[in-house]
Context: one part of a larger RNA
Formats: sequence, C1' cells, structure tokens
RNA sequence: CUGGGCGUAAAGCGCGCGUAGGCGGACUGUUAAGUCGGGGGUGGAAGCCCGGGGCUCAACCCCGGAACGGCCUCCGAUACUGGCAGUCUUGAGUACGGGAGAGGAGAGUGGAAUUCCCAGUGUAGAGGUGAAAUUCGUAGAUAUUGGGAAGAACACCCGUGGCGAAGGCGGCUCUCUGGCCCGUGACUGACGCUGAGGUGCGAAAGCGUGGGGAGCAAACAGGAUUAGAUACCCUGGUAGUCCACGCCGUAAACGAUGGAUGCUAGGUGUUGGAGGGCUUUGCCCUUCAGUGCCGCCGCUAACGCAUUAAGCAUCCCGCCUGGGGAGUACGGCCGCAAGGUUAAAACUC
Repeated sequence: CUGGGCGUAAAGCGCGCGUAGGCGGACUGUUAAGUCGGGGGUGGAAGCCCGGGGCUCAACCCCGGAACGGCCUCCGAUACUGGCAGUCUUGAGUACGGGAGAGGAGAGUGGAAUUCCCAGUGUAGAGGUGAAAUUCGUAGAUAUUGGGAAGAACACCCGUGGCGAAGGCGGCUCUCUGGCCCGUGACUGACGCUGAGGUGCGAAAGCGUGGGGAGCAAACAGGAUUAGAUACCCUGGUAGUCCACGCCGUAAACGAUGGAUGCUAGGUGUUGGAGGGCUUUGCCCUUCAGUGCCGCCGCUAACGCAUUAAGCAUCCCGCCUGGGGAGUACGGCCGCAAGGUUAAAACUC
C1' cells in the first nucleotide's frame, strides 16, 4: 500500500466535548475545477515487449513497430461532485405548554442496628466450631431494662423499574444545577454527522496533607485443621474503608457488540407522555420515547442476533494481521511513589 476482518476465534479507544480533516437534505440558476468526448503538442537515446535482419547458433549487435502509468494546451458536453448566487423545510436547533426520574453539588435532619460508657435487675457461665481451643467472665460477663456517646450504612418500598455519556446513582427535607420525554408546528433555515491530535470526566485499590474511626478488615498475632498449612474455620487486629483538598488514570471500565442516519413481518410484558373511544376502582384503540422477552426474512463457523440487529445500505473514527518472547526491554511523555502510556527485537515453536 492492498485485501479480509473486529459479540464468543487476533481486533471497538472506559466515556464525553471538540480542532483540523473526511462526509453531508430538497429545488432553481450560474460556473465548468473534478468528470466525460474530440483535436494539437510533448513524453531524449538506450532498455523492456512485438516483427524482421547480421555475426555458423546464442549471448551480443542492427532496423522497424508498439509502448512510454503521464504532462501541457485548445474546442466541446453538463448528468453527478465541487465553487458562487437564490429559494425551501423534512435534518438540526429555538420558543411556548406540560411531564417523569436513586442525574449532579451543598446544607440540614430521622429511625433501626452495631460497638463502647454509666446505672439497675441478676448469676455462672458466655462466645465460637464439624468438634474444639485461643478469647471474655465472680474485679460480676452473657442475658435484660433505663440513660448517654460515636461512626458508618440506609431494611420494607425495590421492580430484566427509573436516571446518567461512561464510571456510576437509593432514608427524608431545603437550596443551587445538568440532561431527557411528550404536545403545539410559532421561529431560525442545513446551522448537520464523525472526529487524527487536543481537552475533560473516570469504580476499586493505592499515594500526599489534615481530620475521623462504630462496624468490617489486607498485613500481623494467637487457636485449630493438617504429613506440613506462611491457607480455607475460629479469637483478636493495624493500614484501609469515612470526610476535606490534591494526585493516580487503571478494570471481565462488558452488551466482551464505536458513533450517526435511513430502510426491512409480527407477538407479548413493562416505564414516561399524548390523542381518541367506552359499559370509567378501570378497560380498549392509536401514537411517540425508553426498557425486557419470544419470533419471521436475512445474517452467522456455530452458538446465536433478529426495528434496542450481529439484517440491508451510506458516512466518519478506532483497532487486528500465527503462538511464545511481551503489553516486556530501550527511549520519549506523565506520576511524589506505586506505576501508567507509547512500544520493539534477538531467539524459539
């Protein structure tokens, strides 16, 4: 460079925003850059290829032809692409009227439970296990009642329910705030899609500084088990888990399925709207947006997917190219560090 691919075989960046670039709706006019037709010029010689000839053949040499991906220029064509001008409303956005929601941030607040402390009742056990022991308890435990303190998480509601781009989000109230859906079709008039670089967000663990610390619990200690037991079980227990600010930037960051648009049988459930009908605790029909299951055509190696496509197409990006070596070394960049990211080769099968 080209071909074929990317749910599970190698392969979709964790997810947004967006620069350059690529691509881009309907109609009319114009231009004639791309595109197409024709003419002219040029495309050195040699070589390659074809035909013929000369050295006894060949190599080699000679003659002729073809070819020379093209480039320049003139004339013409105008469907498509592009440029320019104008118009349009279906794409996109706005407005107005409604709507649902664990979307985000801050402040406040509630009850259950747990642990600890104080006091009462009360007495010999409690705890734990397969069985035990370590452990706690006559300095009064466990149990139970009353009072107090603290931290963390929010039972039921809870639902292949909802919201968010993803990570993720769940007691209640208030304040601030993002997005989405439906209806009207009033306004703008292609303002769009994608997105190399870039930039932001990004679970858990981990790191820095300062708080906090109930429960849980790496490490660690002890008790068991065992041939051993640096484990599984038990008793303890420190980082951590929580908060504020700042880093880290990873994951089976998964639907292992990039984004956008259009098209292609149905059936059934559910969430949020709208319209209509009826015999109105409600039911039925239609429709839009979401979320599940089943299932044609089609696709697939099969499994399976199947209007939420892995079907039929178009556009843009990312990525793959036998296994190991290796997501490693070296170098660069980033990081306080841990490390992250970019990313080989020898060798080997």

The part of an RNA shown here (small-subunit ribosomal RNA, central domain) has 349 nucleotides and comes from an uncultured organism.
Its mean pLDDT, the model's own confidence on a scale to 100, is 89.